[in-house]
RNA sequence: CUACAAUGCCGGGUCAUCGCCGCUAUUCAAUAAUUGCGGAGGAAAGUCCGGACAGCAUAGAGCAGCACACUACCUAACGGGUAGGCAUUGGUCGUAAGGACCGAUGACAGAUAGUGCCACAGAAAAUUACCGCCUGUACCAACCGCUUUGGCGUAAGUCAAACCGGCUUGAAAGGGUAAGGGUGAAAAUGUAGUGUAAGAGACUACGGCUUACCAUGGCGACAUGGUUUGCGGGUAAACCUUGUGUGCUGAAAUGCCAAAUAAGCAUGCGCUUGAGGGUGGCUCGCCCGAUGCAUGUGGGUUGGCAGCGUGAGGCAGUGCGUGAGUACUGUCCCAGAUAAAUGGUGAUCGUUUUUGCUUAGGCAGAAAUACAGAAUCCGGCUUACAGGCAUUGUAGUUUU
Numbered sequence: 001c002u003a004c005a006a007u008g009c010c011g012g013g014u015c016a017u018c019g020c021c022g023c024u025a026u027u028c029a030a031u032a033a034u035u036g037c038g039g040a041g042g043a044a045a046g047u048c049c050g051g052a053c054a055g056c057a058u059a060g061a062g063c064a065g066c067a068c069a070c071u072a073c074c075u076a077a078c079g080g081g082u083a084g085g086c087a088u089u090g091g092u093c094g095u096a097a098g099g100a101c102c103g104a105u106g107a108c109a110g111a112u113a114g115u116g117c118c119a120c121a122g123a124a125a126a127u128u129a130c131c132g133c134c135u136g137u138a139c140c141a142a143c144c145g146c147u148u149u150g151g152c153g154u155a156a157g158u159c160a161a162a163c164c165g166g167c168u169u170g171a172a173a174g175g176g177u178a179a180g181g182g183u184g185a186a187a188a189u190g191u192a193g194u195g196u197a198a199g200a201g202a203c204u205a206c207g208g209c210u211u212a213c214c215a216u217g218g219c220g221a222c223a224u225g226g227u228u229u230g231c232g233g234g235u236a237a238a239c240c241u242u243g244u245g246u247g248c249u250g251a252a253a254u255g256c257c258a259a260a261u262a263a264g265c266a267u268g269c270g271c272u273u274g275a276g277g278g279u280g281g282c283u284c285g286c287c288c289g290a291u292g293c294a295u296g297u298g299g300g301u302u303g304g305c306a307g308c309g310u311g312a313g314g315c316a317g318u319g320c321g322u323g324a325g326u327a328c329u330g331u332c333c334c335a336g337a338u339a340a341a342u343g344g345u346g347a348u349c350g351u352u353u354u355u356g357c358u359u360a361g362g363c364a365g366a367a368a369u370a371c372a373g374a375a376u377c378c379g380g381c382u383u384a385c386a387g388g389c390a391u392u393g394u395a396g397u398u399u400u
Base pairs, nucleotide, nucleotide: 001396002395003394004393005392006391007390008389009388010387012349013348014347015346016345017344018343020039021038022037023036025034026033027032041371045382046381048380049379050378051377052376053250054249055248056247060284061283062282063281065246066245067244068243069242070084071083072082073081074080085108086106087105088104089103090102091101092100093099109241110240114239115238116235117234118233130181131180132177133176134175135174140170141169142168143166144165145164147162148161149160150159151158152157189207190206191205192204193203194202208231209230212227213226214225215224216223217222254306255305256304257303264297265296266295267294268293269292276288277287278286313332314331315330316329317328318327319326320325350369351368352367353366354365355364356363357362
C1' cells in the first nucleotide's frame, strides 16, 4: 500500500417560499388570526425473547408441556452481554513423540441407566484379516554338484537324458501376525528402542487420555505435581436421563363519562341433595353461585376522555472496575397522530462514479445519492442498507 473479516460512528447540510400537527402566549363572541418553541430510525422492520404496566380472586399442589445447560460477574430481566476455563482449529517456532505464542469457532450437563444410528467404500464399523510379512512344504519348475549313458569335437570342452544329492531359489493347503500397505470421516493409545520365525504393551524409556485419592494455587470452572485404575470408538440441533426455571391474556389490555334499548324470543338444565362459572391443557383442592346458567336468535351503542409519554430517560464531567457496567455531580425535556401530522418546490453546497483540460494544486461537465416511516413504552436478538470514516486482526506486495 492492497484485499478480506470483525467492531463502532455518520448516512445529508444551508437559504427562500408555501403547507401540515402539537404546546405556550396574545387578539377574538366563536370559527379563526398572529407570535414563539418543537415535530420519524439505526434499524421505527421481523413479532423472535425479556420486562414495565393493566386485567383475571386475595390462593395452592401435582402431572404434562415449554425453555435453558462450563464457571463467575453485569442487568429490572433475558434464550442477552462481559471476563475467564476447557475443547477443536489456522498460522509461527519447536520435540523422536509430547509443547509454547498469536488468532478464530463452540447449540460447552450426561455415551458406565437404556434404546437407536454410523450410507457408500472396505476383509472388517464393535472382537476383523484383502494385500503384505513369517513359517511350511506335497506335487512341480529352476539352479548347482557328482556319477552313468549317448551325440559332436584331435583335444580342451560342449549338448541331451537318467539316477542321487542340496541348511539353494520359487511355490499350494495349513499355521502365526495386526507392526507395514490399501478403503474410509473414523479401523484395537503415540514416539523411540529391546526382542521375535515374523510381529505385538510382550518388555523398557518418555508421552496422551481416563478412574479414584492427596497436596498446592484459584470465589469457581479448572490448572500443576504425586500415587493409582484402565485404554478398541463416534453420535444426544437422535429418542432419552439429570438438574434448574416457568400462571395467562395483551393497548382492539384496561378505566371513566355521555347516550340509547328488548335480557326480548326459543330450547335445554337447574334452584343449596348445587345447573354453571372461576383467563393456555388435565387432575385434586379452594372460591362464587339462583326470576339463575348455557346454547341459538334478535335489538341498542359503533360518541368522547384517560391510558399517551418525566423515563430501568438523554448529554457532559469525575471516581471505581480488566470489562460488561456502576456511583456521584451538573444540565436538558427531545413527536403524540387516530385513517392516521412531521411535507412540497426552487437555489446552492456536500459525497460517490465518470469525461475533458491542467506541471502539481485545481477548473468545467454529466449521472447517481442507500435500507427505509413512530402508533403504550423500554432492554436485547435477527434481517436490510449506495457511500464514507475510525480501530483491530488475517493474508499478500513493496521499500529499508
Molecule: Bacterial RNase P class A
Organism: Flavipsychrobacter sp.